[in-house]
RNA sequence: CGGGGUGUAGCGCAAUGGUAGCGCGCUUGGCUUGGGACCAAGAGGUUCCGGGUUCAAGUCCCGGCACCCCGA
Repeated sequence: CGGGGUGUAGCGCAAUGGUAGCGCGCUUGGCUUGGGACCAAGAGGUUCCGGGUUCAAGUCCCGGCACCCCGA
């Protein structure tokens, strides 16, 4: 320098262009002598950044950034 992939909650990951969800973790309550396990409820997100298309974008298009792989 060229090509490809990935970027979404604290972590790991889903999401046909149509309300952003699951597991673990976290908080509160129940249970227990206490803890763990279990049960119930809850909080937590500018979907990496900027722009475009569209009635509507995590998703499509363009340009960047970070990381990984391949080639030179």